Transfer RNA from a bacterium, 77 nucleotides, folded computationally. RNAcentral holds the sequence, with entries from ENA. The coordinates come from a structure-prediction model, not an experiment, and the mean pLDDT is 80.
RNA sequence: GGGUGUUUAGCUCAGUUGAUUAGAGCAUCUGCUUUACACGCAGAGGGUCAGGGGUUUGAGUCCCUUAACACCCACCA
Numbered sequence: 001g002g003g004u005g006u007u008u009a010g011c012u013c014a015g016u017u018g019a020u021u022a023g024a025g026c027a028u029c030u031g032c033u034u035u036a037c038a039c040g041c042a043g044a045g046g047g048u049c050a051g052g053g054g055u056u057u058g059a060g061u062c063c064c065u066u067a068a069c070a071c072c073c074a075c076c077a
Base pairs, nucleotide, nucleotide: 001073002072003071004070005069006068007067010026011025012024013023019057028044029043030042031041032040050066051065052064053063054062
C1' cells in the first nucleotide's frame, strides 16, 4: 500500500434480510432473607447503537466517508 472482518450498557454479546417505545447474562445500587457475610428472591439505575453525512414515511439494520482494533496479502530493510 491492497483486501476482509469487528465497533450496541461498566464487561461479554444478541438484535435473522428497514417498522412493539433498543435487549440478555454478569457486574453495580436498593429492599427482603441471615446474628453477620455469602447464596437465593424482588426491584432499580445505566445507551446520542464508534464519529459525521446520505437514502427513506421510518435506520442498530441500507449507502458513502472518517477513526480504532484484529486478520490475510504485497513491498522495504
Its Rfam family is "tRNA".